RNA sequence: GCCCCAAUGGCGGAACUGGCAGACGCGCCGCACUCAAAAUGCGGUAUCGAGAGAUGUGUGGGUUCGAGUCCCACUUGGGGCA
Numbered sequence: 001g002c003c004c005c006a007a008u009g010g011c012g013g014a015a016c017u018g019g020c021a022g023a024c025g026c027g028c029c030g031c032a033c034u035c036a037a038a039a040u041g042c043g044g045u046a047u048c049g050a051g052a053g054a055u056g057u058g059u060g061g062g063u064u065c066g067a068g069u070c071c072c073a074c075u076u077g078g079g080g081c082a
Base pairs, nucleotide, nucleotide: 001081002080003079004078005077006076007075010026011025012024019065027045028044029043030042031041032040046055047054048053058074059073060072061071062070
């Protein structure tokens, strides 16, 4: 230098052929249970905002009624070739 793969809440990791993003698990917070705790059960857990609402899939653009998904460039990491 060229080619391929990956990047999604605090962590792992789903999301089919473009059509409700964050399922499921872990962690964390609250509650119940307990003398107390562990275990177990229930609820909650992206960001901003008092709320209504708005924003959010590595970054910046594009296509589309609609993009995590398709296209272009870039960044970071992994692999291969020279």
Overview
The RNA shown here (transfer RNA) has 82 nucleotides and comes from Micrococcus sp. It matches the Rfam family "tRNA". It is annotated as a transfer RNA. It was read from a public genome assembly. Its mean pLDDT, the model's own confidence on a scale to 100, is 81.